[in-house]
Context: one part of a larger RNA
RNA sequence: GAGUAACGAAAAGUUGGGUGAGAAUCCCAACCGUCAAAAGUCCAAGGUUUCCAGGGGAAGGUUCGUCCGCCCUGGGUUAGUCAGGUCCUAAGGUGAGGCUGAAGAGCGUAGCUGAUGGCCAACAGGUUGAUAUUCCUGUACUACUCAUGGGACUGAAGGAGUGACAAAGGAAGAUAGUCUGAGCCCAUUAAUGGAUUUGGGUUGAAGGCGGCGAGGGUGUGAUGCAGGCAAAUCCGCAUCACGUAAGCCUGAGCGCUGAUCACGCAAGUCAGACGAAUCUCGACUUUCAAGAAAAGCUUCUAGGGAUAAUGUCAUGAGUACCUGUACCGCAAACCGACACAGGUGGACGAGGAGAGAAUCUAAAGACGCGC
Numbered sequence: 001g002a003g004u005a006a007c008g009a010a011a012a013g014u015u016g017g018g019u020g021a022g023a024a025u026c027c028c029a030a031c032c033g034u035c036a037a038a039a040g041u042c043c044a045a046g047g048u049u050u051c052c053a054g055g056g057g058a059a060g061g062u063u064c065g066u067c068c069g070c071c072c073u074g075g076g077u078u079a080g081u082c083a084g085g086u087c088c089u090a091a092g093g094u095g096a097g098g099c100u101g102a103a104g105a106g107c108g109u110a111g112c113u114g115a116u117g118g119c120c121a122a123c124a125g126g127u128u129g130a131u132a133u134u135c136c137u138g139u140a141c142u143a144c145u146c147a148u149g150g151g152a153c154u155g156a157a158g159g160a161g162u163g164a165c166a167a168a169g170g171a172a173g174a175u176a177g178u179c180u181g182a183g184c185c186c187a188u189u190a191a192u193g194g195a196u197u198u199g200g201g202u203u204g205a206a207g208g209c210g211g212c213g214a215g216g217g218u219g220u221g222a223u224g225c226a227g228g229c230a231a232a233u234c235c236g237c238a239u240c241a242c243g244u245a246a247g248c249c250u251g252a253g254c255g256c257u258g259a260u261c262a263c264g265c266a267a268g269u270c271a272g273a274c275g276a277a278u279c280u281c282g283a284c285u286u287u288c289a290a291g292a293a294a295a296g297c298u299u300c301u302a303g304g305g306a307u308a309a310u311g312u313c314a315u316g317a318g319u320a321c322c323u324g325u326a327c328c329g330c331a332a333a334c335c336g337a338c339a340c341a342g343g344u345g346g347a348c349g350a351g352g353a354g355a356g357a358a359u360c361u362a363a364a365g366a367c368g369c370g371c
Base pairs, nucleotide, nucleotide: 013031014030015029016028017027018026032368033367034366035365040348041347042346043345046328047327050326051075052074053073054072055071056070060068061067080141081140082324083323084322085321087118088117092113093112094111098107099106100105122139123138124137125136126135142320143319144318145317146316147315148314149313150312152310153304154303158300159299160298161297162296166287167286168285169284172280173279174278177274178273179272180271181270182269183202184201185200186199187198203262204261207257208256209255210254212253215250216249217248218247219242220241221240222239223238224237225236227235228234263268288291334343335342351361352360353359
């Protein structure tokens, strides 16, 4: 320089009360204002105790501070079913043998590893200051072990099927949800009673059962065979017979149950309209650029066995490991040296106007951006 610039979005505060030595700044209430495809809610990544309670007032907080993501002392994360592992494989990695190379080493088959994919069993309510599909209550489901009973041979690390997949498009059915009317219930209005007015509510899962069900898919049997590295009753191929709609498989949802329960102060019904980007649907149709694999599941024999060893069904009893789980998560807690107008994947996203997730308004909810 200078007590100057600045104090980090122009969403905004005001009043009253409380606490306290001290209050524009902490707490409470009322009013006002802001967001609402978000500035709300739930996850993933990342962070790693920042979560909750009591206390504090040096420093951090761009002012203040009785307050805090700060300091001190305690406390808090509960799982067969959620996510991951004890399952599977992709790219990639590694790599027995192998190939190459003065050496170090490089490449690479099988295999192993490796989710961002496949497979796989739990819902509703209640509860804490802080956890909950984890605790508690109620009602379920899965795998394995044992027992009893029924009836049966079993069965690959091999074969076959399924798993199993693109993009675009459109329709139908259904549900979530929303709205309207009526009934019912609660509150409200009325200087009193009532008529009346206004506002709110009228709820419920997984699972189980069903000769309910829009829709979708599919021939069945017999015989033969140089194919599926061996075999096959399986698959494939060929022929014959019978069939074109029954049967079978699948399937949202609906009804009953769950519920003599939960939730709610109580009522806890009916009718109608709109209606999904969700489900049926890994469907269907069309197109060309022709759109993972393995496990699992089903089936077939090779092999094993002649006993109930083994496997299956029913009933009952029992068992169920490891890791994560607090909190923030479009942000003052992550990445940006900062309590930084930047950046950060996914799901939900009421209502009115509207083609719309634009825009205006605004519910639930959250905030008024630390002078």

Notes
Large-subunit ribosomal RNA, domain III from an anaerobic digester metagenome, 371 nucleotides, folded computationally. Its mean pLDDT, the model's own confidence on a scale to 100, is 83. Rfam family: Bacterial large subunit ribosomal RNA.